Small-subunit ribosomal RNA from an uncultured bacterium, 1503 nucleotides, folded computationally. Its Rfam family is "Bacterial small subunit ribosomal RNA". The sequence is in RNAcentral, with records from ENA and SILVA. Its mean pLDDT, the model's own confidence on a scale to 100, is 83.

[in-house]
RNA sequence: AGUGAACGCUGGCGGCGUGGAUUAGGCAUGCAAGUCGAGCGAACUUAUUUUUUUUGUUAUUGCAGGGUAACUUGUGGUAGCAAGAAAAAUGAGUUAGCGGCAAACGGGUGAGUAAUGCAUGGGUAACGUACCUUGAAGAGAGGGAUAGCCUCGCGAAAGCGGGAGUAAUACCUCAUGUGCCCAGUGUUUCGACGGAAAUACUGGUGAAAGAUGGCCUCUACUUGUAAGCUAUCACUUUAAGAGCGGCCCAUGUCCUAUCAGGUAGUUGGUGGGGUAACGGCCUACCAAGCCUAAGACGGGUAGCUGGUUUGAGAGAAUGGUCAGCCACAUCGGGACUGAGACACUGCCCGGACUCCUACGGGAGGCUGCAGUCGAGGAUCUUUUCCAAUGGACGAAAGUCUGAGAAUGCGACGCCGCGUGAGGGAUGAAGGCCUUCGGGUUGUAAACCUCUUUUGUUGGGGAGGAAUGCUGCACGGUAAAUAAUCGUGCAGUUUGACUGUACCCGGCGAAUAAGCCACGGCUAACUCCGUGCCAGCAGCCGCGGUAAUACGGAGGUGGCGAGCGUUACUCGGUUUGACUGGGUGUAAAGGGUCCGCAGGCGGUCUAAUAAGUAGAAAGUGAAAUCCUUCGGCUUAACCGGAGAACUGCUUUCUAAACUGUUAGACUAGAGGAUGGGAGAGGAGAUCGGAACUGUCAGUGUAAGGGUGAAAUCUGUGGAUAUUGACAGGAACGUCAGUGGGGAAGCCGGAUCUCUGGUCCAUUCCUGACGCUCAGGGACGAAAGCUAGGGGAGCAAACAGAAUUAGAUACUCUGGUAGUCCUAGCCGUAAACGAUGGGCACUAGGUGUCUAUCCGUAAGGAUGGGUGCCGCAGCUAACGCGUUAAGUGCCCCACCUGGGGACUACGGCCGCAAGGCUAAAACUCAAAGGAAUUGGCGGGGGCCCGCACAAGCAGUGGAACACGUGGUUUAAUUCGAUGCUACGCGAGGAACCUUACCAGGGUUUGACAUGCUAGUAGUAAUUACCUGAAAGGGUGGAUGAACUGUAACCAGUCAGUUGCUAGCACAGGUGCUGCAUGGCUGUCGUCAGCUCGUGCCGUGAGGUGUUCCCUUAAGUGGGACAACGAGCGCAACCCUCGCCCUUAGUUGCUAGCUUUUGUGUUGAACAAGAGCGCGCUCUAAGGGGACAGCCCGCGUUAAGUGGGAGGAAGGCGGGGACGACGUCAAGUCCGCAUGGCCCUUAUAUCCUGGGCUACACACGUGUUACAAUGCCGGUUACAACGGGAGGCGAAACCGUAAGGUGGAGCAAAUCCUUAAAAAGCCGGCUCAGUUCGGAUUGAGGGCUGCAACUCGCCCUCAUGAAGCUGGAAUUGCUAGUAAUGGCGCAUCAGCUAUGGCGCCGUGAAUACGUUCCCGGGCCUUGCACACACCGCCCGUCAAGCGCUGAAAGUGAGAGGCACCCAAAGUCCCCGUUAGGAGAACACGGUGAAUUUCAUGAUUGGCGCU
Repeated sequence: AGUGAACGCUGGCGGCGUGGAUUAGGCAUGCAAGUCGAGCGAACUUAUUUUUUUUGUUAUUGCAGGGUAACUUGUGGUAGCAAGAAAAAUGAGUUAGCGGCAAACGGGUGAGUAAUGCAUGGGUAACGUACCUUGAAGAGAGGGAUAGCCUCGCGAAAGCGGGAGUAAUACCUCAUGUGCCCAGUGUUUCGACGGAAAUACUGGUGAAAGAUGGCCUCUACUUGUAAGCUAUCACUUUAAGAGCGGCCCAUGUCCUAUCAGGUAGUUGGUGGGGUAACGGCCUACCAAGCCUAAGACGGGUAGCUGGUUUGAGAGAAUGGUCAGCCACAUCGGGACUGAGACACUGCCCGGACUCCUACGGGAGGCUGCAGUCGAGGAUCUUUUCCAAUGGACGAAAGUCUGAGAAUGCGACGCCGCGUGAGGGAUGAAGGCCUUCGGGUUGUAAACCUCUUUUGUUGGGGAGGAAUGCUGCACGGUAAAUAAUCGUGCAGUUUGACUGUACCCGGCGAAUAAGCCACGGCUAACUCCGUGCCAGCAGCCGCGGUAAUACGGAGGUGGCGAGCGUUACUCGGUUUGACUGGGUGUAAAGGGUCCGCAGGCGGUCUAAUAAGUAGAAAGUGAAAUCCUUCGGCUUAACCGGAGAACUGCUUUCUAAACUGUUAGACUAGAGGAUGGGAGAGGAGAUCGGAACUGUCAGUGUAAGGGUGAAAUCUGUGGAUAUUGACAGGAACGUCAGUGGGGAAGCCGGAUCUCUGGUCCAUUCCUGACGCUCAGGGACGAAAGCUAGGGGAGCAAACAGAAUUAGAUACUCUGGUAGUCCUAGCCGUAAACGAUGGGCACUAGGUGUCUAUCCGUAAGGAUGGGUGCCGCAGCUAACGCGUUAAGUGCCCCACCUGGGGACUACGGCCGCAAGGCUAAAACUCAAAGGAAUUGGCGGGGGCCCGCACAAGCAGUGGAACACGUGGUUUAAUUCGAUGCUACGCGAGGAACCUUACCAGGGUUUGACAUGCUAGUAGUAAUUACCUGAAAGGGUGGAUGAACUGUAACCAGUCAGUUGCUAGCACAGGUGCUGCAUGGCUGUCGUCAGCUCGUGCCGUGAGGUGUUCCCUUAAGUGGGACAACGAGCGCAACCCUCGCCCUUAGUUGCUAGCUUUUGUGUUGAACAAGAGCGCGCUCUAAGGGGACAGCCCGCGUUAAGUGGGAGGAAGGCGGGGACGACGUCAAGUCCGCAUGGCCCUUAUAUCCUGGGCUACACACGUGUUACAAUGCCGGUUACAACGGGAGGCGAAACCGUAAGGUGGAGCAAAUCCUUAAAAAGCCGGCUCAGUUCGGAUUGAGGGCUGCAACUCGCCCUCAUGAAGCUGGAAUUGCUAGUAAUGGCGCAUCAGCUAUGGCGCCGUGAAUACGUUCCCGGGCCUUGCACACACCGCCCGUCAAGCGCUGAAAGUGAGAGGCACCCAAAGUCCCCGUUAGGAGAACACGGUGAAUUUCAUGAUUGGCGCU
C1' cells in the first nucleotide's frame, strides 16, 4: 500500500460497484425452454350460413271416424314461427397428439485435472458444419403404416397392454441425375514429390414436400373456380463464403530425489476394423523397442489465461467480480437422437440418500433465480418486468426467456455532500490543572445577524421509444391497380423502474459525530486511583506508594461516517542477491586426488547464418493500465480516439562477436634428449644402543616409589655389578619454520622394483586444454574378522594413596591393543579452520635445490619453502606475487539460536557405526572482532605493623557497659561484616521519654490572622474533690499601654490579656529507596580528568605508556603529543634551638632588709623591697635548602656516606580527605517533597517501663600475685575547672562526711594530695596478708522523692580465678607497656566509658616466599548488579512437543481371480429373441502405502 474480508465501538444522505471464499453438504415451495394451426388429422368453444330432423304452435289442405250442422277426434301433406338436436361449410380462438425447429445456446460451479488442460505461435495435402449469404440444377409417379381418438383389460399409483380405424412438410418404393460420390482412362498446373487443384471421356450408385396469399393474362369448364399463373416461405442435389468446431505440432506452465528407474498395446511395422478426420483409437501377426538426471515413473498441491495487488524496476504473491478457454452437473458406467451431446432442468443401468405406497411397486436430483437447514468468524429479496438489449420459435402479429433490465438488504468498497456561516471577551458558568498569582477548555458557548445543501411539505416534470399496426405515395417482382417486399409520409400504439432524475415554492439551525492514540519508534501531557496487584504490550519494555506506559478524568494529536483490531499478500528485506549477497575467525571450501556427462576455452583464413543485430509483415481478442477528448452539477463511474501489450511467428538484410564446418599456426598442453635433489612408495636383507627375561659369577639388606607414603620386590639372596644367551619394538646424534608426497603421512643401513617433480637443450605433436554433478581410488588414530607375534608401553580391571567422597589426577601391577599378514571400517580441530586453474599488481631479507657468471667473496635466472612489508582488501584481527588484492572459468557449500553431526526412510557395513537428512516445539537472541573495566589458586615491579622479628593483650574468671535472643502491658526508636555492638547517649530514680496502664483537655502545651464579646474583668489568693492533671465553689484585693486629654478614666474608643467561634496549630507518625545538610568507608591510597592536536569506521586510544627516581602522576630523560585542572607537596597550628619585645599575679641570680634557728661567726629557713640576668609567660622574627665534601647515577632527577648544626634528607605531631564507590548511615539533631492522624498518631498528669534474664557475642575494668601485696616514710608534674561555683585554715567523725567560712570571676585564691619510682619494715608461694565478687549490718550525701532504680563510707562476709583451646588484636620511640591527674555531661550518679595531661619508659625489624589490603604495567576471560560473577550435568516434580512399540482402527492406488447390469460390437435368426467379446458396480486373495490410536518406553524444550 492492498482485500469478495471478519470482529469491537459508532452511524445523516446520495451515486457507482460489490456480496456463500467454509460442506462439489442436504434441500420444502415457486419459477428458470419453448414455439409453430401458414405441416397434419382430431377435439372443444364461439359467431355466421346452409341442410336435415324432433317438439310445440299457427295457417292451409287430404284421408278416416263421430256428429243434423256448426264442429270435433285420429292420422297425413304443405307453408310459417319458436325452441332443441344433428350434420356440413366459413371466420375467430383454445388444446392433448403426430410432425418441424430449438432444446448442445444462454445460466451455475471449480470437485476433478500437472496435461486428453491452458497460454502463445503454427499445421490440417488428415477433417466437419444446422440455421445465414451467393451461384448452379431440381421438386415426376406411387404405396403401406402409426399416434391422437374410440373400445376392452391390468394396476393403489406411476403407468401398461389388446382390438378397430385415420392424417401429414412423418415413413417407404419407383423415376429423373446438372453437380456430388465410387471405379477406370487421359491432359495441364502446382507441390514439402506422399500428393493437391483444374479439365475431357466411359461405367456405376444415390434426391425431394409441400404450405399460405393473390389473380384470371394464357388453357379448361366458363358464375367463378383450378388442373393454370404469380408472390412469399419451406424442400432436394451441388459449388463456394462467412462464422463455428474437431485433430496435430513447437515453446512455456507449482513443490518433492527421504520418489531412480518406468513401460507389454508398451515402441514401431503389415493387414483389417473404426471415425467427419490422422493415429495402437481397436484387432491379428511380426520385430524389440520407447521414455529417463534437460528429472521419466511416483507422491503432494492446483482449474488455466487476459488480468489483479505490490514493487523504482527485476520480481513476488494471486486468479473474486468482468472477459476467453477447459472441466463438472447426486456418485459411477453407457449409448441413443441429432449438423452438433456421450447432453445441468433427455434416456438406460448400478450405488448412496430422500419421499410416496394398498408392500406388489414407484418417484426425485437448486454447482439456474429466489429461498431453507447444517457447518462456519462470515456473505443478500421465496421482489417487479419482458419497457430496453440479446436469444429460441414463427410468414407475421406474437409467445417464451430468474439471460437481462430494474428494485430491496449489507458503511463491504470507491466517490461526492452535509451535520451550518459571519459577528461575539465580564475571556461567563461548569470542568481540569495550579507555583494559589493564575492558566486552560476558549470565539468555544450564551447572545445577535444570515443562509437552507440535506430534511419535510406543496407543485411542475424530462429521458431511456427504436419498433409494431393502419392508411397513403413511390419503387421491386408480376399480366396486374391484386398479393407481397422495400423506402418515405401521416395517424395511432408500447415504460417494470416511476411521477424517477431534474426544476420551483413554503417551513425551519432546524433532522445529522464518532473512533483511535498521546514512553520511544510516532504527531500528541497533566492530575487522580492502583501499588510486580489489577492490568498493558507490534518491538524495546511498563506496574514493587510520587506510573506522561495500567484504570478514570481534563487536555491534546490523528482520521472522520467512519475509526480501531484481527487475518492474509507484496514492500521495507541486497533476508535466496538476474538486476543485487557471501564462505580464514560471524552460517558456509567437499579429507585428498583421478575422471565420464555438463560448463568454459589460444592465434590466423575461408564458408555458413543457429545464437546476435536491423528492417518489414502477421499476430499479440475485448475489457483493464496509461495519454487525451467527451457524458452524468463534480467525482467515483461511463463512452470515443490513441498509445501500449516489453511476447510469438514468418520473410529479407548484416556478418564484428559466440557457435558450426574446412584449412593452417605455435605462445597453452604434451612428448624427446641430457642432467639433479629428496624421511615419495613397495619388498627383501643386515645393524648397534637401550629394555625385559633366562642362566652363571661377585655381593648384602634393602630396593622401588612419592609432595609425603603405602600397595609392590627382596635373606627362598633382590636392587647393584660382570659375562653369556633369548626376544620383540623403536631407530639417538645428523635434524634445520630442512626435504618429499594429492592428501593421510614419510626419519637406522644396504640391495631390487617403482611414481612424481625440477633444470638445461628447443628436436617433435599441433589446442590434444581447465574444471567437474554422479562415479572411482586413496585415506591418521581408534575399532572389527582370521591367523601369527608380544620386549616396552598401556584403555578395561585390581590394589595403595589423596579426599567429605575420589568410579580421577599420583603410585604398584596389568589384559585387550599397540607389531606382522590378509580383509573390513571411511571417520578427525582430516586445519593454512583459506577448493582447483590461468593472468596481472612495489620491494626487502633468510633458506633448500638446479643451471649460468665469477679465482674467491658474491651475483643472476628458474623451481620450492619462511619472515617483514607498499598499494589494495578486510567488521576488525589481519592478508599482502605461496593474497584474504585485481579479473576470468568451473565445482562445492551457507541463509537466526536450540531441537539436530538427531528421528523416520533409503543406501553402505560382520558389528561399532557411517552417508543422506527433517519436523513439532521453544528462545529473542546465538555469534565474530575489537574496547574499557573487573577478576585470575597468570606474570613482572612496588608499598602498608600486611607478614616476619618483638612487647603487651583479647579469647578462660568475676564484674561493668553495649548488642542479639527471650520475656513483658511496655521492656520506645535507630545503628548490623570490615565501616553496628563503653555506637546516637558528653549522665534514663521523676523530668528526660519518644514506650505501656490508667485518669483528663479539645483552637489546644506553642505561632499568626479574622469576627464577636469582655470591669469588679484579667491577675493574686482561699476552700472542696482528686494520685496528679483537671474540674468546681466562694470571698477579698484588684489591673497594664495609647488616645479622647497640655487637668481628670478600671468604666468611653483601640491594643495587650481573657472568653466564644472560624482559619489553623500540633505529630520523635511513614518513606534516608523522593531529598538538603552532615558523617562513615575504600584512604592521606596516588590517583582522577580536561582542552587542542594526532591515531582508529567506532567503542576508544595517545597524553597518564617506557627508563631512572620518590613517601607521592615526586622529579628527570625519552616519546604525536603540547598544555592545563582536581589531588600530592607547600602555605596554617603545635613541639624542639636561637634572637627581639614585654615583666604582673610569673621569676629570684645579685643587692637591701625583717623574723626564726643557730656556738649569736658563718650558715640555713621563711617573709618584705629593689631587680627582669635566668626560668616562665606570649607576640614577632631567625633557622634546614641535599646548602658543603666524597662516591654512585646519564654531566640529570636523585641516592649512600661524612662535616657542621638544637634539628638532616618530609625534623616529630595535628588540621587538611581528589574523581568516585557502597540506593552505606541519619526524616528520632535540624531542614524538607509526598502520604497519613485531627475529641487523636495532638496534648497534660500519676504510676510503670527503657535497669527484665535460661542464654550467646562484642568492648572494657579488676585479677590470678613476690619485677608482687600490705604498712610506714620521702620526692618530682602538666593540661584544666571554679560564682545557684571552687571552697582554705581550724574543729567534729574510724570514714564517707559535717560544721566552718578566709580567699578567689583567678599566672594572685581554691581544686592541689600527684601516683608509680625511692627508702624502711612485714608477708615466703598458699586460693595466701593474692583476688576482690557476692551478701549482711550500720552510716553519709544529692534530690519533692533513692522500693522497682543512685553514689559513697565503716565493720563483717571473702565467690570465681593459679596466666587462659581453636582463634585473634594493638604497637616501630618519647612509641608500646605502666602510673596517676584534669575536664565535659551533671542536683546526684551507674565513669571501669569518652576527651585531654604529665611521670617512668622498653624490645625488635634478617627480609618480602607466604596471609590481608593497595598502586602501576602486561596477559587470559563465555565476567560487566563485574569471581559473593558466570555456569554444567544427574536426580525430584509439573506441563508441552516428538520418536519407538505387541497391536487396533480407518483409508488409498495397483495386481490376480470370481460375478457381471444397461448399452455397444460381433454371430445366428423374418421378427421376437438367443450365443459370445470387452466392461461399471460388487466380491475374494496376497502384498504395498497413508493417517489416526496404543499399555509401556526413549529424547528434547519450558518451569